[in-house]
RNA sequence: UACUUAUCUAGAGUGACCGAGGGAAAGGCCCGAUGACGUCCAGCAACCUCCUGAAAUAGGAAGGUGCCAAAUCCUACAGAAUGAAUUCCAUUCUGAAAGAUAAGUC
Numbered sequence: 001u002a003c004u005u006a007u008c009u010a011g012a013g014u015g016a017c018c019g020a021g022g023g024a025a026a027g028g029c030c031c032g033a034u035g036a037c038g039u040c041c042a043g044c045a046a047c048c049u050c051c052u053g054a055a056a057u058a059g060g061a062a063g064g065u066g067c068c069a070a071a072u073c074c075u076a077c078a079g080a081a082u083g084a085a086u087u088c089c090a091u092u093c094u095g096a097a098a099g100a101u102a103a104g105u106c
């Protein structure tokens, strides 16, 4: 780097430092000198791991990751339903795509 599988509407600071952009990308909509983003500490969670157990879809720990504004912040593509009225549009639902994380494989 690529592929496979699983998950993605829960949860997480009134801390310290720094000082201008940040939320993946396009459009929107937001966050931010009342200090965002980032780093450290604290915290959350439990994919792998470990322990108990005959086992479980059970219970516990927190070593490796991860996460810590907004549903992955929303939408895009396809289908269905409803409204409207005529193929344009709006709303809802389902699926896909893209992405993130974990575990595994080459």
Base pairs, nucleotide, nucleotide: 002105003104004103005102006101007100008099013041015040016039017038021031022030023029026075027074028073043067044066047064048063049061050060051059052058072098077095078094079093080092081091082090083089
This is a predicted structure of a 106-nucleotide RNA (SAM riboswitch aptamer (S box leader)) from Geomicrobium sp. JCM 19038. Rfam family: SAM riboswitch aptamer (S box leader). About the family: The SAM riboswitch is found upstream of a number of genes which code for proteins involved in methionine or cysteine biosynthesis in Gram-positive bacteria. The model forms 97% of the base pairs in the Rfam consensus. Model confidence (mean pLDDT): 83 of 100. The same sequence occurs in records of 2 taxa. RNAcentral holds the sequence, with entries from Rfam and Ribocentre.